Small-subunit ribosomal RNA, central domain from a metagenome, 348 nucleotides, folded computationally.
RNAcentral holds the full RNA, with entries from SILVA.
It matches the Rfam family "Bacterial small subunit ribosomal RNA". On this family, see Yusupov et al., Science 2001: "Crystal structure of the ribosome at 5.5 A resolution".
The prediction has a mean pLDDT of 89.
Context: one part of a larger RNA
RNA sequence: CUGGGCGUAAAGGGUGCGCAGGCGGUUAUGUAAGUCAGAUGUGAAAUCCCCGGGCUUAACCUGGGAACUGCGUUUGAAACUACAGAACUAGAGUGUGGCAGAGGGGGGUGGAAUUCCAUGUGUAGCAGUGAAAUGCGUAGAGAUAUGGAAGAACAUCGAUGGCGAAGGCAGCCCCCUGGGUUAACACUGACGCUCAUGCACGAAAGCGUGGGGAGCAAACAGGAUUAGAUACCCUGGUAGUCCACGCCCUAAACUAUGUCAACUAGUUGUCGGGUCUUAUUAGACUUGGUAACGUAGCUAACGCGUGAAGUUGACCGCCUGGGGAGUACGGUCGCAAGAUCAAAACUC
Numbered sequence: 001c002u003g004g005g006c007g008u009a010a011a012g013g014g015u016g017c018g019c020a021g022g023c024g025g026u027u028a029u030g031u032a033a034g035u036c037a038g039a040u041g042u043g044a045a046a047u048c049c050c051c052g053g054g055c056u057u058a059a060c061c062u063g064g065g066a067a068c069u070g071c072g073u074u075u076g077a078a079a080c081u082a083c084a085g086a087a088c089u090a091g092a093g094u095g096u097g098g099c100a101g102a103g104g105g106g107g108g109u110g111g112a113a114u115u116c117c118a119u120g121u122g123u124a125g126c127a128g129u130g131a132a133a134u135g136c137g138u139a140g141a142g143a144u145a146u147g148g149a150a151g152a153a154c155a156u157c158g159a160u161g162g163c164g165a166a167g168g169c170a171g172c173c174c175c176c177u178g179g180g181u182u183a184a185c186a187c188u189g190a191c192g193c194u195c196a197u198g199c200a201c202g203a204a205a206g207c208g209u210g211g212g213g214a215g216c217a218a219a220c221a222g223g224a225u226u227a228g229a230u231a232c233c234c235u236g237g238u239a240g241u242c243c244a245c246g247c248c249c250u251a252a253a254c255u256a257u258g259u260c261a262a263c264u265a266g267u268u269g270u271c272g273g274g275u276c277u278u279a280u281u282a283g284a285c286u287u288g289g290u291a292a293c294g295u296a297g298c299u300a301a302c303g304c305g306u307g308a309a310g311u312u313g314a315c316c317g318c319c320u321g322g323g324g325a326g327u328a329c330g331g332u333c334g335c336a337a338g339a340u341c342a343a344a345a346c347u348c
Stems, first nucleotide, its partner, number of pairs: 003320004007302002012316001014201004021194003025088003029084003033081002035077008049065006091191001092188004096183004103177007110154001114150008125136002162169002206247006215241002220236004258315006266293012297304002321348003330341004
């Protein structure tokens, strides 16, 4: 170098952007680097192979041929790849008119609930559990009414619904802003796909500085349970949860299914747009999502099935028996926690 694989057996990078690299639409022309053909030089001898010869045979020795799959020179071919200039519009993109949306950032604002505070009414319980107790309450709780404060989250609508590359995103209003989709035209003219290294984003928890702190709640304390109970249950309760800025960079980061493109039966629902028919309702077609079933096919089976795990192509990542081990050492990153790259001995 080569094989077979990656939904669940080992294996898709958390996600995107993207340099190098790899790959790349249609038409004709040219060049001739790759490619193909001819000629020629060289490719030492021995060895190997073929046909002979010599030792009684063989090994061995030996003559001739072939071969030496290579390299150089030269002549030619021009389909394919490449290169050059030229052209095209089916890929890709731009413009115009619509449309949907919890897409992102900032600011403002609303009601319900909770807790606390003040005051009124009012009196002996409240809370909690399987049952209790700790706890709160005659210094007036709980209940109820009024007023006030604070923080956090937004019931119903709400959905197998929508948006986003992923993580994720939900009260309402305003400002700024990204992407998508659709219709008919116009324009650019291959500008494309993928992507090692790199860069950016990346739930929760955690860390730093400064705020904030209602509820909830690791740790912790007490009460129970129990043989014990460092738990499950109960009463409390601090970090944290929230905000700003800066780190961390990991998840069952899951569709356990990389991205892009082409092709290959249908049926039903739903979301966004368009065209036509009809108008009582609806129906037909088309396009982009999101679901349920299912044909061929695939699959070890389960299942997948035009959103493929089908049939193919391009590029990247990854796997190669279990344990040792995602560990040690070392490097890089980090304030730390740790992250990342990543073995071996030994053992079955």